Predicted 3D model of a 147-nucleotide RNA (c-di-AMP riboswitch aptamer (ydaO/yuaA leader)) from Phytohabitans aurantiacus.
Lineage of the source: Bacteria > Bacillati > Actinomycetota > Micromonosporales > Phytohabitans.
Rfam family: c-di-AMP riboswitch aptamer (ydaO/yuaA leader). Rfam links the family to the GO terms regulation of gene expression and cyclic-di-AMP binding.
The prediction has a mean pLDDT of 77.
RNA sequence: GCUGCCGAAUCGCCAAAACGUGACUACGGUCCGUGAGCGAACCGGGGACCCACCUUGUGUAUUGGGGUGAAUCCGCACUCGUGCGGUAGGGCGUUCUUCCCGCCCGAAUCCGUCAGCUAACCCGGUAGGCGGCCUGCGGAAGAGGGG
Numbered sequence: 001g002c003u004g005c006c007g008a009a010u011c012g013c014c015a016a017a018a019c020g021u022g023a024c025u026a027c028g029g030u031c032c033g034u035g036a037g038c039g040a041a042c043c044g045g046g047g048a049c050c051c052a053c054c055u056u057g058u059g060u061a062u063u064g065g066g067g068u069g070a071a072u073c074c075g076c077a078c079u080c081g082u083g084c085g086g087u088a089g090g091g092c093g094u095u096c097u098u099c100c101c102g103c104c105c106g107a108a109u110c111c112g113u114c115a116g117c118u119a120a121c122c123c124g125g126u127a128g129g130c131g132g133c134c135u136g137c138g139g140a141a142g143a144g145g146g147g
């Protein structure tokens, strides 16, 4: 540089100052990129009617409850830090669907005592992390698209 993957995390418009181990230069500068913001699209949260919950009794607990996400739950071991095995669920195998097969993930974090659903309406996010590049790119069927 090209081309892919997870994920909502992409696209367009557009300034000034300033920045850039960027390109060009006649060394005077010019171009490109970044850059506030706006818009589109996608994603998430809050938020009515209706519906749900809201009743009684017994027992237990107090680190309550809720959100994003596939990431939840169980067993064993244990030096109580954690480790191992499995599992709900999820991803990839280079157009899509189904089946088979193979390889993986099965985390983390946020709100702050508070939120069911939810039209109007309101608010927020558009990060981060990885693979391949001459390899024979998993197979079968169907569909679709392009040349």
Stems, first nucleotide, its partner, number of pairs: 001133006010040004018034003022031003041126006051116001064114001065111004073086005089105005095143006